[in-house]
RNA sequence: UCAGGAUGAACGCUAGCGGCAGGCCUAACACAUGCAAGUCGAACGGUGGAAUGCUUGCUAUUGCUGACGAGUGGCGCACGGGUGCGUAACGCGUAUACAUCUACCUUUUGCUGAGGGAUAGCCCAGAGAAAUUUGGAUUAAUACCUCAUGGUCAGGCAUCUGUAAAGGUUACGGCAAAAGAUGAGUAUGCGUCCCAUUAGCUAGUUGGCGAGGUAACGGCUCACCAAGGCAACGAUGGGUAGGGGUCCUGAGAGGGAGAUCCCCCACACUGGUACUGAGACACGGACCAGACUCCUACGGGAGGCAGCAGUGAGGAAUAUUGGACAAUGGGCGAGAGCCUGAUCCAGCCAUGCCGCGUGCAGGAAGACUGCCUAUGGGUUGUAAACUGCUUUUAUACAGGAAGAAAAGCCUUACGUGUAAGGUGAUGACGGUACUGUAAGAAUAAGGACCGGCUAACUCCGUGCCAGCAGCCGCGGUAAUACGGAGGGUCCGAGCGUUAUCCGGAAUUAUUGGGUUUAAAGGGUCCGUAGGCGGAUGAUUAAGUCAGGGGUGAAAGUUUGCAGCUCAACUGUAAAAUUGCCUUUGAUACUGGUCAUCUUGAGUUGUAUUGAAGUAGGCGGAAUAUGUAGUGUAGCGGUGAAAUGCAUAGAUAUUACAUAGAACACCAAUUGCGAAGGCAGCUUACUAAGUACUAACUGACGCUGAUGGACGAAAGCGUGGGUAGCGAACAGGAUUAGAUACCCUGGUAGUCCACGCCGUAAACGAUGGAUACUAGCUGUUCGGGACCUUGGUUGAGCGGCUAAGCGAAAGUGAUAAGUAUCCCACCUGGGGAGUACGUUCGCAAGAAUGAAACUCAAAGGAAUUGACGGGGGCCCGCACAAGCGGUGGAGCAUGUGGUUUAAUUCGAUGCAACGCGAAGAACCUUACCUGCCCUUGACAUUACAGAAUCCUGUAGAGAUACGGGAGUGCUUCGGCCUGGAAAACAGGUGCUGCAUGGCUGUCGUCAGCUCGUGUCGUGAGAUGUUGGGUUAAGUCCCGCAACGAGCGCAACCCUUGUCCUUAGUUGCCAGCACGUAAUGUGGGAACUCUAGGGAGACUGCCGGUGACAAACCGAGGAAGGUGGGGACGACGUCAAGUCAUCAUGGCCCUUAUGGGCAGGGCUACACACGUGCUACAAUGGCGAAUACAGAGGGUUGCCAACCAGCAAUGGUGCGCUAAUCCCUAAAGCUCGUCGUAGUCCGGAUCGGAGUCUGCAACUCGACUCCGUGAAGUCGGAAUCGCUAGUAAUCGCGAAUCAGAAUGUCGCGGUGAAUACGUUCCCGGGUCUUGUACACACCGCCCGUCACACCAUGGAAGUAGGUUGCACCAGAAGUAGGUAGCUUAACCCUCGGAGAGCGCUUACCACGGUGUGGCUUAUGACUGGGGUG
Repeated sequence: UCAGGAUGAACGCUAGCGGCAGGCCUAACACAUGCAAGUCGAACGGUGGAAUGCUUGCUAUUGCUGACGAGUGGCGCACGGGUGCGUAACGCGUAUACAUCUACCUUUUGCUGAGGGAUAGCCCAGAGAAAUUUGGAUUAAUACCUCAUGGUCAGGCAUCUGUAAAGGUUACGGCAAAAGAUGAGUAUGCGUCCCAUUAGCUAGUUGGCGAGGUAACGGCUCACCAAGGCAACGAUGGGUAGGGGUCCUGAGAGGGAGAUCCCCCACACUGGUACUGAGACACGGACCAGACUCCUACGGGAGGCAGCAGUGAGGAAUAUUGGACAAUGGGCGAGAGCCUGAUCCAGCCAUGCCGCGUGCAGGAAGACUGCCUAUGGGUUGUAAACUGCUUUUAUACAGGAAGAAAAGCCUUACGUGUAAGGUGAUGACGGUACUGUAAGAAUAAGGACCGGCUAACUCCGUGCCAGCAGCCGCGGUAAUACGGAGGGUCCGAGCGUUAUCCGGAAUUAUUGGGUUUAAAGGGUCCGUAGGCGGAUGAUUAAGUCAGGGGUGAAAGUUUGCAGCUCAACUGUAAAAUUGCCUUUGAUACUGGUCAUCUUGAGUUGUAUUGAAGUAGGCGGAAUAUGUAGUGUAGCGGUGAAAUGCAUAGAUAUUACAUAGAACACCAAUUGCGAAGGCAGCUUACUAAGUACUAACUGACGCUGAUGGACGAAAGCGUGGGUAGCGAACAGGAUUAGAUACCCUGGUAGUCCACGCCGUAAACGAUGGAUACUAGCUGUUCGGGACCUUGGUUGAGCGGCUAAGCGAAAGUGAUAAGUAUCCCACCUGGGGAGUACGUUCGCAAGAAUGAAACUCAAAGGAAUUGACGGGGGCCCGCACAAGCGGUGGAGCAUGUGGUUUAAUUCGAUGCAACGCGAAGAACCUUACCUGCCCUUGACAUUACAGAAUCCUGUAGAGAUACGGGAGUGCUUCGGCCUGGAAAACAGGUGCUGCAUGGCUGUCGUCAGCUCGUGUCGUGAGAUGUUGGGUUAAGUCCCGCAACGAGCGCAACCCUUGUCCUUAGUUGCCAGCACGUAAUGUGGGAACUCUAGGGAGACUGCCGGUGACAAACCGAGGAAGGUGGGGACGACGUCAAGUCAUCAUGGCCCUUAUGGGCAGGGCUACACACGUGCUACAAUGGCGAAUACAGAGGGUUGCCAACCAGCAAUGGUGCGCUAAUCCCUAAAGCUCGUCGUAGUCCGGAUCGGAGUCUGCAACUCGACUCCGUGAAGUCGGAAUCGCUAGUAAUCGCGAAUCAGAAUGUCGCGGUGAAUACGUUCCCGGGUCUUGUACACACCGCCCGUCACACCAUGGAAGUAGGUUGCACCAGAAGUAGGUAGCUUAACCCUCGGAGAGCGCUUACCACGGUGUGGCUUAUGACUGGGGUG
């Protein structure tokens, strides 16, 4: 990080149907329009209609009503519906309680009497735009008022006083009281989020007496009195939030949520206020203030969708301005009925859950297409086509529900409202559900994914681009990871993505974690609260356990049954609701109380120990300084020096004196202390530990948040002191620099007293206490006894181990084991122990202690390698010891660079650079310029034949156009030529980082591995390490290893000695002949040739060694691998080569292919590598003279002779080679030169030639004559070589027409040196450290520069919220008041009462001032992160 589940979701692609649910999570933002609360004429005055009466035209009347606008009056409007702003609260949940009220409803009892005065409406007259409103006249009530009665209730109580009503009409209704039911109010226990970087809060505050107020208790309010109340079990403050039933997840415990449905609360534009009423401080009521919107005639007015629809806005996002009261429910009404955006339905949306369908069966020529391919085939795939069958669904037509029964009316029974029976109206949904018939596979499949996690693979395109990505990570030319395709996988009318929650995560651990080294034990001790706590007995019953009762609403979850065709959904029953309250018991354990005990703890006594602490005194050595003496030129210091001291006498040395600090030896793995820490000797005081034996107290104990004390070094303050040492500082060195290491000086400090600081790797990186659990061994201080060499018993300090533990390292009675108790601390790395705030401090700073942002790691222990200016052992021309070179000169050659039309390409540290190239004038040749060809110079497939030769013209040539001769060969396979068509050819074009093969290098270094076993959780280890030895992992010995393989060695070739066989072209000792000459006979001895053998094996002898391996010596031609060669383990370097060859992929195809001519690869300010020749006398030149080996040769090597100064030419013997030819030089002998730019050196240039070749201009070699450059032994640096080697001398070969100073071979002459392994380089092995593992050419730190991001500070600025003080005071309520008004009552011409007005108190908005908290922003600035 992912796989699971979930969602009021959103977005992308797609979409056939139905059922059941759900649908503004954002702006409690603003709202156009319509509707959402009315009803009653059986309360009233009235209005109208109809009918009747009849005077037939109007009035009147009555019973009717099929009625009723507006008004009075009653009831309702406090329900239902919405929303979640506020609220951390008795708000909610649960369990209790009562100081209370309760309209309508039910039950019971009693009453319902007599009067009166008004007022709306209506009529008349006004004001105003409107809303609305004024005056007058008249009128009713179940409106209002008075009186009577008074059961009852109240005044404490008999007396006494006070308190009610309403009628209408025959259906009802009213009043009073008691009770019930319902609803409401109040109080209390418990539970209910985060922050302590919020620690103290509170004046009506806490309580009391009294009064007021309320339905009711209460500081609810007021007066007085007291000083209380809350808080670390978190008050106060701040932030966030409606609570619950429940929902999601989880095994559970938990964690998260609070949509829909149900209960409670709060709110109704914002704030305040009361009125009415049973009930409100009232969503669709009132008043006031404020903001906003609208109307206006500018005077004034109106409004409140968080009801249902709907609009705008906001937003990723959430529906119709629908139908009906048919059902359920509500209001009013006697009822019919009216009202009801509650509700029931319909509409929209895949938003979710559930169900159905898109066909079923057969069908292999395994069709076509597509895709892949090794071209054989595979796959798509029984899939399709085709044949048969079915018809859910869709379409058409037809039929067609349940939901409806109450009510009303009638009858009957009882006897006045119930029951039964009869009759009987009413359906929005809806012609819907459902059923039947018809035809026909007909109408219906997509989405994501396919590298691992994670089910599913190939091709093409792209080429670190485009892109993907949840994590790891893909993509730089062969991408199962990007994009497309084919195929596949998983789901399916859906599929994916995003967001959020739980899970996995035992990754906050109650269940269920840790702290030596990974994050984490407080520096140590004392001790408060708290937590935990020894033995016995009694009692209690708080915890605990058991039984009973109440409650835990319904819905939901679970289970059974049932209803929709199933399911979702719904009904019904049960279980559950783990909780709270109450009650009755039990008493083991825990707790409380009482009593007792001694083992935990402590006290006393005796003995003893120690660098335990504090204060004082004393001591010697050393150092420094001073004085005096002796004495003379240096001393001191370092890697080496210098600064410094010293002839003014140092250092050295002797004597005396002074000062401060520290205490050698003893001394240790020792001792003491709580830790820090403590060391000369001694005195005083103080504390501690241990053992022993008794006596005493009687659990007095352990731990310990907050708190207190102590606390190294450095540092700070005040005052002393200062010998030595010594930050800072100065000087001298070192160095590229050296603000360091080294040296010479030296201030603070170090020391003392007093006071701060309070931190350390304050470490055993290990908190304290108690108990238990194998051993061995050392040591310190004690004790008893035995009879002491030792053993035993305590308390400490150490080492090694068992079990156990642990990731391992390790630990292991001094636990990191087994357990109990208490405290502290941890939860990825960085940011950061930082910022802000607070506390402490004189300061330095300490303590407490985040976040944004960023990364996918950081970390521990161990393993294998690699590395180390780590260690041990060993080897190599590695160094050293030597010899000769390179680097300087000229030239040759290669490379770089530059130039060019081209200077073709490759090789690039060792391990490219005389390399590919064993040989570029053309060719080669791949490059450039120009001219040509296009099935092609070459291959295969078919066809026809000729091929071939001679020759002309044009052209630079390729080529083009002609003329003539000629009319196949054959081993029957084929060869050669031509023209035509395509398939194809062709490419030294790219990729050596796609490859094969081949090669280089470490390195001819001695290593690299395996099987089985054993050890380890594992990576791995062991073997392969160790002791010896070797050239060697060579061999021996030992060993949890025993064996084996590839390497080493040997086997192969050559060379060195001998023997044997053979004897030409080789040889010639002896013999014969004969020479200038082995020339001829002959010989087979020797040399040689080339076949076969012998020899060397540490075998034998002597010595050393561990009785081994082995080493040293002797013998031997050769001695310990005799010399040389071939031979190169596992692997490393993506080492080299696509241009030897082969080859995947890509690219070109009238050209990147093919042909031709000319040019280029040979250029030339320069730099480097490798060589040659030299610089000379160990030499040059001249003359004379001797000795090889190995090779090559017929288009060849060429003798001898001739010509030429010579290169060479001419002529020509021999040789297809032990026969002939090519063949030495240095050397030796003599002469000359005499140290010079030369008789050295030969470059360069001029001239003349020779040779090869179609052709020597660019661009060959050689010869001769002339010319005669640099160079006089080479800076830093660097290379080769250990014996027939280096050095030196020549000879040959390959390539090749010609063209070596290169390469590969060959012989001649022929040295010096190696003490040794300290150092340089490389390698092997063991061990050690590591933060490295593309492995030290590694990794990595900080500043600076640039870009971006978040954040701290900051003069300030602007908001929000809140405290305090003050001002102000609308509406309203309460109190006061007699200015005004006034029907009912009393009536005495006045009262009572009421209202208005005024005023006081309280108070909302508002205002002023001053604080707190918080947010945003801010020039500049600080650090941090990423690149």
A computed fold for a 1427-nucleotide RNA from an uncultured Bacteroidota bacterium, annotated as small-subunit ribosomal RNA. Its mean pLDDT, the model's own confidence on a scale to 100, is 82. The sequence is in RNAcentral, with records from ENA.